RNA sequence: UCGCGUGCUCUGGGGUCGGUGCAAUUCCGAGCCGGCGGUGAAAGUCCGCGACCCGAUCGCAGCCAGCGAUCGGUUGACCAGGUGAGAUUCCUGGACCGACGGUCAAAGUCCGGAUGGGAAGCGCACGCAG
Numbered sequence: 001u002c003g004c005g006u007g008c009u010c011u012g013g014g015g016u017c018g019g020u021g022c023a024a025u026u027c028c029g030a031g032c033c034g035g036c037g038g039u040g041a042a043a044g045u046c047c048g049c050g051a052c053c054c055g056a057u058c059g060c061a062g063c064c065a066g067c068g069a070u071c072g073g074u075u076g077a078c079c080a081g082g083u084g085a086g087a088u089u090c091c092u093g094g095a096c097c098g099a100c101g102g103u104c105a106a107a108g109u110c111c112g113g114a115u116g117g118g119a120a121g122c123g124c125a126c127g128c129a130g
Stems, first nucleotide, its partner, number of pairs: 003128006010121001016030004032108001033098002035049004044096002053073008078094005100112003
């Protein structure tokens, strides 16, 4: 220095103004936000990781509900032009997307599960091997 393993830490941003209305930070107009790793070159839209959600099995409980573990499934959205050796990543222009439950009215942004859980990953420590 590289590889592998174990443990620990960390691990998401954003509702502002106006309009309608009995009522909306939820609708309408404008504006606002963009996790982690990868990539011939910098990514919300490419490739992957994940929380939520669904299922199976096992355990706790056992009337049900419920809780936990493992495995599996599901999981949004971009084009055109330019530069260049190389860009769906940069520049120009125009678009698009955003779990579940709640709400006097429909939520990426408010409230809640959540001062939670959590993988990939960054970092630190230790160990193993060359």

Predicted 3D model of a 130-nucleotide RNA (FMN riboswitch aptamer (RFN element)) from Nocardioides sp. Its mean pLDDT, the model's own confidence on a scale to 100, is 77. Rfam family: FMN riboswitch aptamer (RFN element). Gene Ontology term of the family: FMN binding.